[in-house]
Context: one part of a larger RNA
This record gives sequence, structure tokens and C1' cells, in this order.
RNA sequence: CACCGCCCGUCGCUGCUACCGAUUGAAUGCAUUAGUGAGCUUGAGGGAUCGUUUAGCUUGAGGGUCAAACUUCGAGUUAAGUGAGAACUCACGCAAACUUGCGCAUUUAGAGGAAGCAAAAGUCGUAACAAGGUUUCCGUAGGUGAACCUGCGGAAG
Repeated sequence: CACCGCCCGUCGCUGCUACCGAUUGAAUGCAUUAGUGAGCUUGAGGGAUCGUUUAGCUUGAGGGUCAAACUUCGAGUUAAGUGAGAACUCACGCAAACUUGCGCAUUUAGAGGAAGCAAAAGUCGUAACAAGGUUUCCGUAGGUGAACCUGCGGAAG
């Protein structure tokens, strides 16, 4: 670029942002009721195995002896006592973990719904700006595709 101006809202397309939302949605973390409960401590039982003391029996070697008796050192075995002590069993307690339920917090999916913003040469009209062709605006109520229209009260910007 000056009325062939400026400019308003619905509707439609595209994109972005947050909101609501059935799904009795999902995930993670924390706390916790109930149940199961590895493991551990303590206590009781248990007694594989290894010693040790005493006594008996059998037996080996040595000392001793004419031979014994006696005595020293072992080996085996039986009985009684005693010490250490594994597996295992039971009980109280502590308690990881798991199952189920519940609560809290954080994050997250979701058909659809309803907003805001941005962009554009989309659609419908022409509400406002001139007395903008019904002066404009404010409050309030009702109505209408949309800007808007009408009633009541008010202001002059």
C1' cells in the first nucleotide's frame, strides 16, 4: 500500500501443550495384617568316633630264677567309671525370603471428551471502527449457526 481500508466470531484442516477419562488399568518403591518359612543363637535329648583310670582274662618281649614265684614295658579283649564329642531329634527366641490382602508415594498406557496456543491465500456471514448504516460501552436476564439479538438499569470512553 490510506474504505477496493481495517476488523470479529462459529465451523473445517495441520501441529503443540496440559486437563478429564471406562479399563475396579499397569509398573516401581516404602510400610504392614495373616500364612509358609531357609538359616542362626540358646537349651534339652542323642552318642558315630577318639582318649583316659581301675579290675579281670589271653598273649608278646626283657629282667630274675635250675624252674617257678615276683617284676618292668607293651598288644588284644571284657566289665565298671570318667573326659572330649559329629550326624540327627525336639523346644523357646531371632529372622532372610515367598504367597495373599490392605495402605501411601512416584511414574506410566488408554478408545473417547473438552480447552488453550500457533500457522494458513480454507468456509459462513458483517458484529466493531464514520451517525459503520439499529451510536458505542458496562451490569444483569432470556434467546440465537456465528459474530450477535432483545428486555431492564446505568455511563459518555
This is a predicted structure of a 157-nucleotide part of an RNA (small-subunit ribosomal RNA, 3' minor domain) from a metagenome. Its mean pLDDT, the model's own confidence on a scale to 100, is 80. Rfam family: Eukaryotic small subunit ribosomal RNA. Gene Ontology terms of the family: structural constituent of ribosome and ribosome. The family has 90 seed sequences and 75,755 matches in Rfam 15.1. The RNAcentral record of the full RNA draws on SILVA.